[in-house]
RNA sequence: GCUGCCGUGGCCGAGAGGUGAGGCACCUGAGCGCCACUCAGGACAAUGCGGGUUCGAGUCCCGCCAGCAGCU
Numbered sequence: 001g002c003u004g005c006c007g008u009g010g011c012c013g014a015g016a017g018g019u020g021a022g023g024c025a026c027c028u029g030a031g032c033g034c035c036a037c038u039c040a041g042g043a044c045a046a047u048g049c050g051g052g053u054u055c056g057a058g059u060c061c062c063g064c065c066a067g068c069a070g071c072u
Base pairs, nucleotide, nucleotide: 001071002070003069004068005067007065010024011023012022018055026042027041028040029039030038031037048064049063050062051061052060
């Protein structure tokens, strides 16, 4: 340099053009004298950046950036 894949909360991770599952962590409560653990409930909260298409984009298209793999 070329090709392919990939980027979603504090972490992992799903996601089909119609507004983002789940788990861990966090907070509260119950059980215990406390912790741990279990159960129940809860809040905050994420689409790498910039454009484009569309009534509507995490999703489709273009460019850039970062990571991984392969080739040269």